[in-house]
This is a predicted structure of a 1381-nucleotide RNA (small-subunit ribosomal RNA) from an uncultured bacterium.
RNA sequence: AGAGUUUGAUCAUGGCUCAGGACGAACGCUGGCGGCGUGCCUAACACAUGCAAGUCAAGGUCUGGCGAACUUCGGUUCAAAGGAACUGGCGAACGGGUGAGUAACGCGUAGGCAACCUGCCCAUAACUCCGACAUAACACCCCCAACGGGGUGCUAAUAUCGGGCGUGCAACAUGAUAGCAUUAUCGAGUUGUAAAAGCUACGGCGGUUAUGGAUGGGCCUGCGUCUGAUUAGAUAGUUGGUGAGGUAACGGCUCACCAAGUCAACGAUCAGUAGCUGGUUUGAGAGGAUGAUCAGCCACAUUGGGACUGAGAUACGGCCCAGACUCCUACGGGAGGCAGCAGUGAGGAAUAUUGCGCAAUGGACGAAAGUCUGACGCAGCAACGCCGCGUGCGGGAUGAAGAGGCUAUGCCUUGUAAACCGCUGUAGCCUGGGAAGAAAACGGCCCUCGGAGCCCGGGACUGUACCAGGAAAGUAAGCAUCGGCUAACUACGUGCCAGCAGCCGCGGUAAUACGUAGGAUGCAAGCGUUGUCCGGAUUUACUGGGUGUAAAGGGUGCGCAGGCGGAGAAGUAAGUCAGAGGUGAAAGCCUACAGCUCAACUGUAGAACUGCCUUUGAUACUGCUUCCCUUGAGUAUGGUAGAGGUCGGCGGAAUUCCCGGUGUAGCAGUGAAAUGCGUAGAUAUCGGGAGGAACACCAGUGGCGAAGGCGGCCGGCUGGACCAUAACUGACGCUCAUGCACGAAAGUGUGGGGAUCAAACAGGAUUAGAUACCCUGGUAGUCCACACUGUAAACGAUGUAUGCUUGGUGUUGGCUUCGUAGGAAGUCAGUGCCGGAGGUAACCUGUUAAGCAUACCACCUGGGGAGUACGAUCGCAAGGUUGAAACUCAAAGGAAUUGACGGGGGCCCGCACAAGCGGUGGAUCAUGUGGUUUAAUUCGAUGCAACGCGAAGAACCUUACCUGGGCUUGAACUGCAGGUAGUAAAGAGAUGAAAGUCAACUGAAUCGUAAAGCCGAUUGCCUGUAGAGGUGCUGCAUGGCUGUCGUCAGCUCGUGCCGUGAGGUGUUGGGUUAAGUCCCGCAACGAGCGCAACCCCUAUCUUUAGUUGCCAUCAGGUAAUGCUGGGCACACUAAAGAGACUGCCUACGCAAGUAGGAGGAAGGUGGGGAUGACGUCAAGUCAUCAUGGCCCUUACGUCCAGGGCUACACACGUGAUACAAUGGCUGAUACAAUGGGCAAUACCGCGAGGUAGAGGAAAUCCCCAAAAUCAGCCUCAGUUCGGAUUGAAGUCUGCAACUCGACUUCAUGAAGAUGGAAUCGCUAGUAAUCGCAGGUCAGCACACUGCGGUGAAUACGUUCCCGGGCCUUGUAGACACCGCC
Repeated sequence: AGAGUUUGAUCAUGGCUCAGGACGAACGCUGGCGGCGUGCCUAACACAUGCAAGUCAAGGUCUGGCGAACUUCGGUUCAAAGGAACUGGCGAACGGGUGAGUAACGCGUAGGCAACCUGCCCAUAACUCCGACAUAACACCCCCAACGGGGUGCUAAUAUCGGGCGUGCAACAUGAUAGCAUUAUCGAGUUGUAAAAGCUACGGCGGUUAUGGAUGGGCCUGCGUCUGAUUAGAUAGUUGGUGAGGUAACGGCUCACCAAGUCAACGAUCAGUAGCUGGUUUGAGAGGAUGAUCAGCCACAUUGGGACUGAGAUACGGCCCAGACUCCUACGGGAGGCAGCAGUGAGGAAUAUUGCGCAAUGGACGAAAGUCUGACGCAGCAACGCCGCGUGCGGGAUGAAGAGGCUAUGCCUUGUAAACCGCUGUAGCCUGGGAAGAAAACGGCCCUCGGAGCCCGGGACUGUACCAGGAAAGUAAGCAUCGGCUAACUACGUGCCAGCAGCCGCGGUAAUACGUAGGAUGCAAGCGUUGUCCGGAUUUACUGGGUGUAAAGGGUGCGCAGGCGGAGAAGUAAGUCAGAGGUGAAAGCCUACAGCUCAACUGUAGAACUGCCUUUGAUACUGCUUCCCUUGAGUAUGGUAGAGGUCGGCGGAAUUCCCGGUGUAGCAGUGAAAUGCGUAGAUAUCGGGAGGAACACCAGUGGCGAAGGCGGCCGGCUGGACCAUAACUGACGCUCAUGCACGAAAGUGUGGGGAUCAAACAGGAUUAGAUACCCUGGUAGUCCACACUGUAAACGAUGUAUGCUUGGUGUUGGCUUCGUAGGAAGUCAGUGCCGGAGGUAACCUGUUAAGCAUACCACCUGGGGAGUACGAUCGCAAGGUUGAAACUCAAAGGAAUUGACGGGGGCCCGCACAAGCGGUGGAUCAUGUGGUUUAAUUCGAUGCAACGCGAAGAACCUUACCUGGGCUUGAACUGCAGGUAGUAAAGAGAUGAAAGUCAACUGAAUCGUAAAGCCGAUUGCCUGUAGAGGUGCUGCAUGGCUGUCGUCAGCUCGUGCCGUGAGGUGUUGGGUUAAGUCCCGCAACGAGCGCAACCCCUAUCUUUAGUUGCCAUCAGGUAAUGCUGGGCACACUAAAGAGACUGCCUACGCAAGUAGGAGGAAGGUGGGGAUGACGUCAAGUCAUCAUGGCCCUUACGUCCAGGGCUACACACGUGAUACAAUGGCUGAUACAAUGGGCAAUACCGCGAGGUAGAGGAAAUCCCCAAAAUCAGCCUCAGUUCGGAUUGAAGUCUGCAACUCGACUUCAUGAAGAUGGAAUCGCUAGUAAUCGCAGGUCAGCACACUGCGGUGAAUACGUUCCCGGGCCUUGUAGACACCGCC
């Protein structure tokens, strides 16, 4: 010192939250020692028991009986110490407790008393004479349950009373002096008047009076001392006076009379809360909060009241009365007061021992010894706090083993940690020693009699602190946290569950946030949590904030109080400043030093206590008094403009209504209609009349007014402003709480008026509905007078006044100067726009400030609840003004940015629409999907971008599914260990649906090594073990691949510049393009990924090459054919080249380029293909493959047989074939290309096909065309169209065509006659139409991928639908309109 949190991101506003410190604390877990402190904050609730205030040479009595005397020896008498109650003295008013009450002279601070008291103590002066009456105790008697009471009798005093002397004291008036008014001191005078107590050890101790001191108190005053105005008026002893009473003393303190005052917006009264202070705590400070322990003051003592005694009380452990409560009781009556110390119950989250001692300090009494003292000193309990110490220290890496954790399997981590070696001994334990606190008084001795000196005795704590010795690393570590803030990370479990959380927020199967573990971090005998206070919070802003849009300027003016106030001079010294003095208790805080081993703690000294009072000075500023000035303000004189206000009168146009004329069928109204009006004559039109309201044009970011507001013309009355002149007054001013006045529209009351318009209401439409928008009507109201209401986005969302601070350009009113004039320049007052500096979060503002300053007023302090409730007040009412809280959220809100979106705008593109051609949707079939069914109908794909898709081909296999039967290191893979001769292998045969199981006979190999073997190794096999295997799950854990927007023209970067920033600029603009293509301009200049080009095919030509291709010329030959020789011209093949570049011309254009033309095979990217930017869709795929995690392991693995993937009320997609004459059938006949590896040809079969099989491992052989063309028939029909379905017979493939193949022949001959709403493709060699080939494949093609043949129509154009690009605008959306609300 800051941080987190509103947003996609940003800045500012603003709240919430955190990190710090503190505590009389409590709770959870844990707990070794010591020192010093602290400990009922709640029920001022109730209290059992014990203790907390007694003491004394004053007195008499009783008791006592050491001792003494006497004795008749039985005893009697005297009598000390001690004890008991009583009379008496002093104390009990201190000490100790508590904080209920109290908002007050209660407390704090500074003063005053000339208005007072003061026991004990000190000083000074004086005195202490003579008497007297009682009474308690005691004795006896009586009453009573008890407490207690009564009667009779005796007695004393330092108890009580009387008398006397003088000194004194008090009162009265008087003189002098002094002061502060009442007065004070002194002197003399008059009058009045009170005293006393003794005891003794003979040393003394007391007693009385007066004066003074000291101490303690009483009273008075200034200033300070919480909240509420939703408490605004309070007060009759109230305020003052006179007189009296009362008090220690002043005083309405009390009383009688008189007067009517007194307090209050500077907050009286009332209500709530509270003991106040030194201090404590926090804070940089200013402040805030607090008032435990310690100290000062106050108040209280079960509740309320009252006095007595006394120096002192209205008395905590006294009295009386009343109340409540508790206890005792013989029911008549009594007793009691822990907020003293312990302790008990209760309350509560919560707070201790019924301890020891008067040794110390202090107190009461006493001459003293001494007694008493729950004050106090100590101990006990409690980690409640602060402080200190310890739980070991050093070495030690085979980084040991084991164990835990992780793992990439690695020298990972726990970890120098341990073991082990060496060392030390604090605390605890044992043994021994052992304080200080003790100084005095007192007692004794001595003495110069003052006590300066000497000696002895006495310790609760305590055998404590401390010291020495001993043994032993032995007895001593936890708690919280680990997503960010905030130091510290992994695994497992869980699966929006359980839970966490101070805020933001975690958890829905890979959670560093839950739980556990390992590890780490922090603090440590504690650690966390909760609560409270301050801080951070400049978030109440004095220091130190704001109000155009974030919360916030009153609707406007006038104006009392209040606040503030122009120039000069003099005086004063209240504020202000300085010096000095007093005070500001101690403790505490701070500094220094010192004492406990250190520290906490404590002592000594200093500083400080920022304050108040007194006094002496200063006089700049403010205040006060006086004088003076003119510039602020006002007056006067002369002019000016104006919808300023109010009252009266007048005017024309228009609407409506009434009367009359003309006239006829409609009018009116709307997006379109209808309700409505009209043949009883409307609308239209002409004439006349009635009535109310409003004033076109002029008219203008023009004018006036404080605001609301003000608009025909004329007149009466009236307010303000401006300009000029500079004559007058001389600061007369500014602002303004409360108050007063004005205050749009709507609304209210009374009375008028009522043409138009028009809430409510009615009807008609619209609509899913339509209590609306639209239409037809229509009442209050709208208008006037008077009276209320008192609010508006009453807005410039900007209070009023004054001064200062660059400019430009309009306009309204006035004046001046110049100029012949149009006009120009200047100036004052208004009203607009643009902009500079400055300001602002930005937007913006900017001499009409939101700039720089001053004065005063009003208002704000998170959002919601709420401008609500209650109260008060105003109002006839409606309602207005004032104006909360509970509860709830972590935001709400402002400005600007990027993108997205809009049934916003502009520009542009695309078979997007339009213009055309052909389809789909209807039929039958094929195929895919959904659904349903099933033992199973395996799985995936699901808007475009799934659905003839994965699948370029499910009878078995495939196959992943189902049923059944088998196998378990396994069907396939790699290791390790052990075994392996009648063994491995092979396998007749048996069984079985197969897989598999059993198994006769036969029967091993290679190498070491030349040979052999009973040796070793290898192969094979068996057993065991690591591990295999999984089309099991997660495409939302992933790689790779793919789809889509989209072959759309976009997406970015560096540097610079602009902006507080997010961001912008560049990439926008003007043109152009298929294109961010290019050009021009420009705070931008460049660059990258995309576009284009480079690549392939195709269209033209050239060159090279010439077999397997070709055949123009030459020759030969055939029934015919490049068939043969020959040739390489042409075609073709396949390699290299050429060619096209807006290059040329014309027009337009600055240019880029565009339009037209020429030439050319091809013309403006010639046609097609490949090529897919940054990114989007958690798009698709774990079943191509790969892969993390999870799951199965005699099964979710693997083998086999059969079945299923082919089901079928239904729905959808994609196709095939058709519905026919541009056709069908029959016959004849011509022309391809891409490909493949096949089959010509002959014979047989109606045919599918069969048999034989030339040629061909291919530019060589084979597959090899159809539509078209020509000719004939059919003649508009369910047909010579259409071919589904079904029957029969066959062919081929294949272990096998039943479920479930294709094809052939014969027979059968269904629906269908061009298809509803809707919807798809295509812009040229395209659509349409025709066939061919290939892949897959044993077989199976209406699908897919290719190939060629024939070969059109149309495009005016961009309003609309869909999709896209750029610019701009609005936004409360950012998961972004499938949004938000």